Context: one part of a larger RNA
RNA sequence: CUGGGCUUAAAGGGUGCGUAGGCGGGUUGGUAGGUCAGAUGUGAAAGCCCACGGCUCAACCGUGGAAUUGCGUUUGAAACCACUAGUCUUGAGGGGAUCAGAGGAGAGCGGAACUGAUGGUGGAGCGGUGAAAUGCGUUGAUAUUAUCAGGAACACCGGUGGCGAAAGCGGCUCUCUGGGAUCUUUCUGACGCUGAGGCACGAAAGCUAGGGGAGCGAACGGGAUUAGAUACCCCGGUAGUCCUAGCUGUAAACGAUCUGUACUAGUCCGUGGGGACUCCCACAUCUUCUCGGACGUAGCGAAAGUGUUAAGUACAGCGCCUGGGGAGUAUGGUCGCAAGGCUGAAACUC
Numbered sequence: 001c002u003g004g005g006c007u008u009a010a011a012g013g014g015u016g017c018g019u020a021g022g023c024g025g026g027u028u029g030g031u032a033g034g035u036c037a038g039a040u041g042u043g044a045a046a047g048c049c050c051a052c053g054g055c056u057c058a059a060c061c062g063u064g065g066a067a068u069u070g071c072g073u074u075u076g077a078a079a080c081c082a083c084u085a086g087u088c089u090u091g092a093g094g095g096g097a098u099c100a101g102a103g104g105a106g107a108g109c110g111g112a113a114c115u116g117a118u119g120g121u122g123g124a125g126c127g128g129u130g131a132a133a134u135g136c137g138u139u140g141a142u143a144u145u146a147u148c149a150g151g152a153a154c155a156c157c158g159g160u161g162g163c164g165a166a167a168g169c170g171g172c173u174c175u176c177u178g179g180g181a182u183c184u185u186u187c188u189g190a191c192g193c194u195g196a197g198g199c200a201c202g203a204a205a206g207c208u209a210g211g212g213g214a215g216c217g218a219a220c221g222g223g224a225u226u227a228g229a230u231a232c233c234c235c236g237g238u239a240g241u242c243c244u245a246g247c248u249g250u251a252a253a254c255g256a257u258c259u260g261u262a263c264u265a266g267u268c269c270g271u272g273g274g275g276a277c278u279c280c281c282a283c284a285u286c287u288u289c290u291c292g293g294a295c296g297u298a299g300c301g302a303a304a305g306u307g308u309u310a311a312g313u314a315c316a317g318c319g320c321c322u323g324g325g326g327a328g329u330a331u332g333g334u335c336g337c338a339a340g341g342c343u344g345a346a347a348c349u350c
Base pairs, nucleotide, nucleotide: 004321005320006319007304008303012318014201015200016199017198021194022193023192025088026087027086028085029084030083031082033081034080035077036076037075038074039073040072041071042070049065050064051063052062053061054060091191092188093187094186095184096183097182098181099180103177104176105175106174107173108172109171110154114150115149116148117147118146119145120144121143125136126135162169163168206247207246208245209244210243211242215241216240220236221235222234223233258317259316260315261314262313263312266295267294268293269292270291272289273288274287275286276285299306300305323350324349325348332343333342334341335340
C1' cells in the first nucleotide's frame, strides 16, 4: 500500500464559515486528453517456457518458436470520465404572502425574597445540630412593623415545549438584528456537497485593568465529630461569583454516535404552518410539509440495543484508531502575561 474499524472494546475534530483539493443533476451537438479496438515499429543477446536436434543418457549445448503483460507511430470507435458550445428544472439560491420562537445586542422598567441602615412595638433569649458548641443578644438581639439603600437572580406559566452551528438562551417593554417553517400559475438555471491548511465562535474555572459586592462561597479562622479528621456537620469568611474592555481555548464541549444526499413496514404523542370536510366560524376528523419524542417490523449488532432523527442499504468528502503501562510524560517547535494549550516520542516493562 492493500485490508479492518471508530455508541459502550483503541478511535468522530467542541462548533461553524470557507481556500486548495476530491466528488457532483437531466438533455443535445462537437472534440478526442483518459478509455477501448486494429495495424505497425521497438521491446539486445543469454536465461525461463514449448518443440525438435547433438554429445551412449543426463547435466550441458544447438536450432526454431513463444513470451517480453511495456513504450512510440498510425488508423478507427465515442458508451463512460474529461473538455467545449447550447438547453432544461427536479438539486441549490432569490422574490412575494403568512407564521412560531428563553436566537443575538443595547436601553429602560417591575415585583417577591435576601442583607444592611434608621424609627416604632417588645423584653430574654436567638441561632444551630444526630446531640452540642463556637457565634449573636439588656450598648435591647430573635420576632413584628414602617421607611430607606444595595446587589444578584427572575417563583407560578414551564412542558421527553421552543430557539440556536455548537457553547448556550427563561420577569416585562422598546429599539436594532441573525436564522427557520409553510404556501406560491414568481425568477436565476447546477450556481451544488465535503473541506487539508486558514479564519471565526466557544461552559465553568483562571489571568490583566477599572468598577461593583446582597446572597453564596475555594483558601483561611473557630466549634464539633473522631484513635486522628489537614474532611463530611456547624459559626464566620477572602478571592471569586456580577459589570465594562481584553486574554485564555479547555470540559463526561455527550446522542460518548462527523457532514451531506438518496432509498427502505408501521402505530402513538407533541410543536409550527398549509389544504380538505363542515352553510360560515370554532372544535373535532382526514390529509400534507417541518421540527421534537415514545414503541416497534425487516435489517444490523458481540450483546446491551438501534430501528425513516439508523447503529439498515449505498454514495461523496473530511477527521481519527492499531495491545496495557511508561504518557498526553520528555524533547523540539509554536501560541499564551501566567496558569497552561496545540503538536508529541523512546528506553524500559507486562